[in-house]
Context: one part of a larger RNA
Molecule: small-subunit ribosomal RNA, 3' major domain
Organism: uncultured bacterium
């Protein structure tokens, strides 16, 4: 100077308290570990590894395994010889890749029986290719995390023999090293705020695919019509402690009012100082070194990554009556669409088929939103609660669904009565519920991103647990 301390003060944060709802018990699903295997690829491991690389392993992906197979190579430049036989289509052979045979087959230029280029195929020789091989303790780039935590430095000057110190400490205040006052400091930089985007309010331009209060017309904003409203998407206004009253140092501020759609950062977002953790990643890429080079490269079938005495994270459905079923009535929002989206119609109980209008989409279409409401049954049981296995019949995607897909109908009808000790999230449009959508995709969602809908309870208070930030203090640590 700094890190620690079961030292002190101060201060803050779902950190404790006060509340709601969970995880730990059950049954799947999905990761790990563990064991198993020919192989179960390989990484992440306290928060901050475990629904994490993976926005989707059946083959492919594929790196891992068995087996058949190539060797200048699946790719990439050069060089040398020969061709115009290459690709493509079809036969053949094969598990399959690889081989064999047939069909079909370029261009331009010149002094033109020839030569030269040019592009493409094959042989050859090597120089090289390749390599998810090793080393994140050699690297770059990019990420977590401490933390959206108030900090983290610098230039002059002064102080000190020196490391250093002052500034940044002090009395207020702030979310904030946010201002203000003091003051050997006086300035400045990176942070903090602000500028940006969503969202609240109103305004001005625009009305068509969007809207309909007045006139008419329809089953229907469905046509006329209309520019008011809603709403769309550009531009602008609004809030700034401006105003009033207390308090306080005549300050910063604070409390409390008014007017206002909002009030004191008005609510989310993006943006993450200097730096910690040899934190992570050579398997995203790029890189040094090292290793392999008829293999540790490369091709192709199969198989595996889905295995299963068990442990553990993380979800979902449950256990019921604020509930399950049936029947009937409504009310979103953000989005996606031509290799797509698919309406009515008509088959099928059903997944689904047939067929195909309209739609490069404010016009079509996915598309029904669920929870709610009205009415009726059930009547507290392992039940008309729960749906796990499981046997049959079956759609669909795609060469192919046996290892291994999803979904439908019949039948079947396990565990499970609210879950020890322990443990997490959440402060308002939040928690908790209830659907809808995309990304990845040929199929595959209990997962991730995202949308609206319904919509609570608590906060006395910092005495404790944890994280953190400023001063002091001790010290055997650096």
């Nucleotide at each position: 100077u700094g890190a620690c301390g079961g030292g002190g003060g101060c201060c803050c944060g779902c950190a404790c308290a006060a509340g709601c709802g969970g995880u730990g018990g059950a049954g799947u699903a999905u990761g790990u570990g563990g064991u198993u295997u020919a192989a179960u690829u390989c990484g992440a491991c306290g928060c901050a590894a475990c629904g994490c690389g993976c926005a989707g392993a059946a083959c492919c992906u594929u790196a891992c395994c068995c087996a058949g197979u190539c060797u200048u190579g699946a790719c990439a430049u050069c060089c040398c010889g020969u061709u115009g036989c290459c690709a493509g289509c079809c036969c053949a052979u094969u598990a399959a890749u690889c081989u064999g045979g047939g069909u079909c087959u370029u261009c331009c230029u010149c002094u033109c029986u020839g030569a030269g280029g040019a592009c493409a195929a094959u042989g050859g020789u090597g120089a090289c290719a390749g390599g998810u091989g090793c080393u994140g303790c050699a690297u770059g780039g990019c990420u977590g995390u401490c933390g959206u935590c108030a900090g983290c430095u610098c230039g002059u000057g002064u102080c000190g023999u020196g490391a250093g110190a002052u500034g940044u400490u002090c009395g207020g205040u702030u979310a904030a090293g946010u201002c203000c006052g003091g003051u050997a400091a006086c300035g400045a930089g990176c942070g903090c705020a602000a500028c940006c985007c969503c969202u609240u309010u109103c305004g001005u331009u625009a009305g068509u695919u969007g809207c309909u209060a007045c006139c008419a017309u329809u089953a229907a904003g469905u046509u006329g019509a209309g520019a008011a409203c809603u709403u769309u998407a550009a531009c602008g206004a609004u809030a700034c402690u401006g105003c009033c009253g207390g308090u306080g140092u005549u300050a910063a501020a604070c409390c409390g009012g008014a007017g206002g759609a909002a009030g004191g950062u008005g609510g989310g977002g993006a943006u993450g100082a200097c730096g910690u953790c040899a934190a992570g990643u050579c398997c995203u890429c790029a890189u040094g070194g090292c290793c392999c080079u008829u293999a540790c490269g490369a091709c192709u079938g199969g198989g595996g990554c889905u295995a299963c005495a068990c442990a553990c994270g993380u979800a979902c459905u449950a256990c019921a009556a604020u509930g399950g079923c049936a029947u009937u009535g409504a009310c979103a929002a953000a989005g996606a669409g031509a290799c797509g989206c698919a309406a009515g119609a008509c088959c099928g109980c059903g997944a689904g088929g047939u067929g195909g209008a309209g739609c490069u989409a404010a016009u079509c279409u996915c598309a029904a939103a669920a929870a709610c409401g009205a009415u009726g049954c059930c009547u507290c049981a392992g039940u008309u609660c729960g749906g796990a296995u499981u046997g049959g019949a079956g759609u669909c995607u795609g060469c192919a669904a046996c290892u291994c897909g999803a979904c439908u109908c019949c039948a079947u009808g396990a565990a499970g009565u609210u879950g020890g000790a322990a443990u997490c999230g959440c402060u308002a449009g939040u928690a908790a519920u209830c659907g809808c959508g995309u990304a990845u995709c040929a199929g595959c969602a209990u997962g991730a991103c995202g949308c609206g809908g319904u919509g609570a309870a608590u906060a006395c208070g910092u005495u404790c647990c944890c994280g953190g930030g400023c001063c002091u203090u001790g010290c055997a640590c650096a």